[in-house]
Molecule: c-di-GMP-I riboswitch aptamer
Organism: Anaerolineae bacterium
RNA sequence: GUAUCGAAACGGCAAACCCGCCGCGAGGCGGGGACGCAAAGUCAUGGAUCUGCCAAACUGAUGCGUACAGGCUGACAGACCGCCAGACCGCCGAA
Numbered sequence: 001g002u003a004u005c006g007a008a009a010c011g012g013c014a015a016a017c018c019c020g021c022c023g024c025g026a027g028g029c030g031g032g033g034a035c036g037c038a039a040a041g042u043c044a045u046g047g048a049u050c051u052g053c054c055a056a057a058c059u060g061a062u063g064c065g066u067a068c069a070g071g072c073u074g075a076c077a078g079a080c081c082g083c084c085a086g087a088c089c090g091c092c093g094a095a
Stems, first nucleotide, its partner, number of pairs: 005093002012037002017032006035082001041088003045085003049079004054074002058070003
């Protein structure tokens, strides 16, 4: 000096939950609060998950029809990077 490494220190972030505001919702922002985090920094690019809406096999369910409830799956539009990958950038330096 380097990183497929992570001791210490200076600092940093902030889950659940509570309050306020925004959103149909997933969720977001601000304040409080700390379960955790060495990328828990940035980017929704791929997958997963979740939401809205449309379609919808099938089920309740029966000879048929209609309405109803649920709903595999798919399209579209979104959310989430503190789910897994990928891209970019970065502090400190013991073993």